[in-house]
């Protein structure tokens, strides 16, 4: 550097459910909350589910792969 990922430090992210608010809906957001996650960080590129106002529409990145970035160091 590449990988690799511990009953490590510190610290980070937030599923369900419940309030608030936007949407036509799938879902965003924003406060709770804490199932879990070493990229549960970003990007709809590929496959995948989802919405339907069927469109050159839209949504999940916490379904897989892909790209791109990143913090910590025990084996």
């Nucleotide at each position: 550097a590449c990988g690799c990922g511990a009953c490590a430090a510190g610290g980070g992210c937030a599923a369900a459910c419940c309030g608030g608010u936007c949407g036509a809906g799938a879902g965003g957001c924003c406060g709770g909350g804490g199932c879990g996650c070493a990229a549960a960080g970003u990007c709809a590129c590929g496959g995948g589910c989802c919405c339907g106002a069927c469109g050159u529409g839209g949504g999940c990145a916490g379904c897989c792969g892909g790209a791109c970035u990143a913090c910590c160091g025990a084996a």